[in-house]
RNA sequence: AGCCGGUCAGGCAGCCGCGGCGCCUCGUGCGUCGAGGAAAGUCGGGACACCACAGGGCAAGGGUGCCGGGUAACGCCCGGACGGGGAAACCCGCUGGAUAGCGCAACAGAGAGGAGACCGCCCCGGCGUCACACGUGAACGCCGGGGUAAGGGUGAAACGGUGGUGUAAGAGACCACCAGCGCCUCCGGUAACGGAGGCGGCUAGGCAAGCCCCACUCGGUGCAACGCCAAUCGGAGCGAUGACGCGGCCCGCCGAGCUCCAGGUAGGCGGCAAUGAGCCGGAUGGAGACAGCCGGCCCAGAUGGAUGGCUGCCCGCGACAGAAUCCCGCUUACAGACCGGCU
RNA sequence: GCCGGAGUAGCUCAGCUGGUAGAGCAGCUGAUUUGUAAUCAGCUGGUCGGGGGUUCGAUUCCCUUCUCCGGCU
Numbered sequence: 001a002g003c004c005g006g007u008c009a010g011g012c013a014g015c016c017g018c019g020g021c022g023c024c025u026c027g028u029g030c031g032u033c034g035a036g037g038a039a040a041g042u043c044g045g046g047a048c049a050c051c052a053c054a055g056g057g058c059a060a061g062g063g064u065g066c067c068g069g070g071u072a073a074c075g076c077c078c079g080g081a082c083g084g085g086g087a088a089a090c091c092c093g094c095u096g097g098a099u100a101g102c103g104c105a106a107c108a109g110a111g112a113g114g115a116g117a118c119c120g121c122c123c124c125g126g127c128g129u130c131a132c133a134c135g136u137g138a139a140c141g142c143c144g145g146g147g148u149a150a151g152g153g154u155g156a157a158a159c160g161g162u163g164g165u166g167u168a169a170g171a172g173a174c175c176a177c178c179a180g181c182g183c184c185u186c187c188g189g190u191a192a193c194g195g196a197g198g199c200g201g202c203u204a205g206g207c208a209a210g211c212c213c214c215a216c217u218c219g220g221u222g223c224a225a226c227g228c229c230a231a232u233c234g235g236a237g238c239g240a241u242g243a244c245g246c247g248g249c250c251c252g253c254c255g256a257g258c259u260c261c262a263g264g265u266a267g268g269c270g271g272c273a274a275u276g277a278g279c280c281g282g283a284u285g286g287a288g289a290c291a292g293c294c295g296g297c298c299c300a301g302a303u304g305g306a307u308g309g310c311u312g313c314c315c316g317c318g319a320c321a322g323a324a325u326c327c328c329g330c331u332u333a334c335a336g337a338c339c340g341g342c343u
Numbered sequence: 344g345c346c347g348g349a350g351u352a353g354c355u356c357a358g359c360u361g362g363u364a365g366a367g368c369a370g371c372u373g374a375u376u377u378g379u380a381a382u383c384a385g386c387u388g389g390u391c392g393g394g395g396g397u398u399c400g401a402u403u404c405c406c407u408u409c410u411c412c413g414g415c416u
Stems, first nucleotide, its partner, number of pairs: 001343008010314007018034006024027001036320001040331002043329005048222004061218005066080005081095001082093004096213002101211002103207002118152002120148010130137003160178006181200008226270004234261005278297005284291002315318001344415007353368004362399001370386005392408005
């Protein structure tokens, strides 16, 4: 100078105040508990609740994607392999398949996927210049036909690299070595994979965080889920005093109220917080994530929603931020202080 | 609390399977007019919300994050 892992998140005392629970001589009393590592984003996975299927298979759609292990489960965690970065400690990886098929590659460039002749190189034919031995070509130019992927040039990418043989010039056309690919055998490893040897044809390019193929896996909605009680309203019956309307009267209609029933709105209660994938400590197994065992602990809980204020002392003057069904992860924000290991 | 949707020029919006980002209005300049409006011609104006990744190349594909909008008592 740098890398990795972990802990804390101002402390103590006094006074006043707020919310939950418990207790009693019921005072507005006493005791006890009272935010986080992220309570956040709501991004994954569950618990729980209801709906659907209630058994199996196929199809559609979504998700995941090296290997092994952990976990209730995961896209999380641990260990390893491979690839990349770094001098190193270490870090990063959505890391299956491109000989199943389809598709894409702007601009530039001759040519962008079994491609391609722009310049160049080479051969042949014709014509001209030139040369002379006068009808020929050792040279040059133009036109036409053809060969060639060694060189130039374009591009992110141009169909292996170097050297040689070969050829008119060239080319894996052939040879040696090297790189890469596929197959087989052996060795190490649970496996991914690594190492060695042999054979093959010489090259098979990139993108799957494009469609897709393969393997595995997945019902939907979310506590505003859901359950219980239940005004008003609705139906049936009874119906005092009676108002009202027709009416001369009876009957009838209406009717406060009461009883029963149905539905489940407003509202209330539960779900919901002290038994849980719980926390702390110890030793054991394991490389680790983690697992089981022993001991101890109970640890916020509302429904206008509680954790604040003041004073004193100490230090380095204190960041990001506050529960709302719960739990396990990931990600993001964060003043600083301390501990351990490594280059 | 739970569940969805959208961020592109000053404003309103396009941009389908990746290839140098456009339209209308607004703004500026010129023409036309005595002058203005309208009209015509031209021009300016873009961190594609931010960061990282895949790819030769990202507004577009993937991850993460910020902001805004909507629905459900």

Predicted 3D model of RNase P RNA and transfer RNA as a complex of 416 nucleotides.
It holds a member of the Rfam family "Bacterial RNase P class A". By type it is a ribozyme.
Model confidence (mean pLDDT): 77 of 100.